A computed fold for a 369-nucleotide RNA, annotated as Bacterial RNase P class A. The coordinates come from a structure-prediction model, not an experiment, and the mean pLDDT is 77. Its Rfam family is "Bacterial RNase P class A". It is annotated as a ribozyme.
RNA sequence: CGAGGCCCCCGGGCGAUCGCGGCGUUCUAAGCAGCGUCGAGGAAAGUCCGGACUCCAAAGGGCAAGGUGGUGGGUAACACCCACCCGGGGCGACCUGCGGGAAAGUGCCACAGAAAACAAACCGCCCGCCUGAUGCGGGUAAGGGUGAAACGGCGGUGUAAGAGACCACCAGCGCCUGGGGUGACCCAGGCGGCUUGGCAAACCCCACCUGGAGCAAGGUCAAGACGGCAUAGGGCGGCCCGCCCGUUAAGUGCCUGGUAGACCGCAUUGCUGAAAAGCAAAAGGCCGCUGGCAACAGCGGUCGCAGAUGGAUGAUCGCCUUCCCGCUGACGCGGGAAACAGAAUCCGGCUUACAGGGGGCCUCGUCGC
Numbered sequence: 001c002g003a004g005g006c007c008c009c010c011g012g013g014c015g016a017u018c019g020c021g022g023c024g025u026u027c028u029a030a031g032c033a034g035c036g037u038c039g040a041g042g043a044a045a046g047u048c049c050g051g052a053c054u055c056c057a058a059a060g061g062g063c064a065a066g067g068u069g070g071u072g073g074g075u076a077a078c079a080c081c082c083a084c085c086c087g088g089g090g091c092g093a094c095c096u097g098c099g100g101g102a103a104a105g106u107g108c109c110a111c112a113g114a115a116a117a118c119a120a121a122c123c124g125c126c127c128g129c130c131u132g133a134u135g136c137g138g139g140u141a142a143g144g145g146u147g148a149a150a151c152g153g154c155g156g157u158g159u160a161a162g163a164g165a166c167c168a169c170c171a172g173c174g175c176c177u178g179g180g181g182u183g184a185c186c187c188a189g190g191c192g193g194c195u196u197g198g199c200a201a202a203c204c205c206c207a208c209c210u211g212g213a214g215c216a217a218g219g220u221c222a223a224g225a226c227g228g229c230a231u232a233g234g235g236c237g238g239c240c241c242g243c244c245c246g247u248u249a250a251g252u253g254c255c256u257g258g259u260a261g262a263c264c265g266c267a268u269u270g271c272u273g274a275a276a277a278g279c280a281a282a283a284g285g286c287c288g289c290u291g292g293c294a295a296c297a298g299c300g301g302u303c304g305c306a307g308a309u310g311g312a313u314g315a316u317c318g319c320c321u322u323c324c325c326g327c328u329g330a331c332g333c334g335g336g337a338a339a340c341a342g343a344a345u346c347c348g349g350c351u352u353a354c355a356g357g358g359g360g361c362c363u364c365g366u367c368g369c
Base pairs, nucleotide, nucleotide: 001365002364003363004362005361006360007359008358009357010356012320013319014318015317016316017315018314020039021038022037023036024035025034026033041340045351046350048349049348050347051346052345053214054213055212056211065210066209067208068207069206070084071083072082073081074080085099086097087096088095089094100205101204105203106202107199108198109197122144123143124140125139126138127137128136129135152170153169155167156166157165171195173192174191175190176189177188178187179186180185218264219263220262221261227255228254229253230252231251234248235247236246237245238244268281269280270279271278272277284303285302286301287300288299289298290297291296321338322337323336324335325334326333327332
């Protein structure tokens, strides 16, 4: 210099004007208003996993159903992360695999092909019958052909032709022994039958995990209306009247449940306090130290950071930055563009979208010293 691999970060900046939401404060009877301060993201997204939290359910165990699936570790937990093992790919840095079990059982294997799994004879080869044949019978999986896949490979012995029928070597499977590793597994040696195809994202088997619903959870207050109770001095009735008794409940008062609606949940959390503030906790952010290959953990310090529901977080202008186009010999000038997207109870992940830019480590090739 060229070609790559992995990890991480940023993803417009400044100023002015106008505007929006939360909180504090000043003025005010209140509101309005003024001032101060805070106000989207790396994915806030998809809502796919896991939790916190809330309500309901619940003796314990089992079955069913669903999920997870190499090993070891991390974590509150996970289907996530880290390291390693094994298979596949790459010269390499590295990438990639829903990666337990197919000699527990059942099932399936398209098309082609004779045959798709305790085997099987289409062509061919060999033997016999037949005058002969494209015929018949038998032997043969070594050769051909089909297929993603054809019952180990290659050489020899053997044979009518052949065949693990037998032998040497190799591959693979199972078992045993020794060694290394926490383990998955690896290395070395020996023995065995000669070889046991693939699919479990088919049923199934094994090990482990799982109660259900979700912030429209759930809670507090509660207009109107309905309902319950009380109440006569009004009406009606009982006696001729009154007292008295019964009845009636529009109105009035009280009350239960609860709709609209409002508030809480909910903006680090809890406690103390009038407040300022203090203390404690955490699965929060940042910084440092220690342990660990790493994920991460421990300790110390420091900080408090959106909270709408009619759903705020914006718009315009100027300068700058980056890129593109045009003009120019050049300085420069003019025009255009600047992604994906956007909180809604909160966290940890995964996946998907993303103009452009930056940093670190590593690999291969070429050249120079």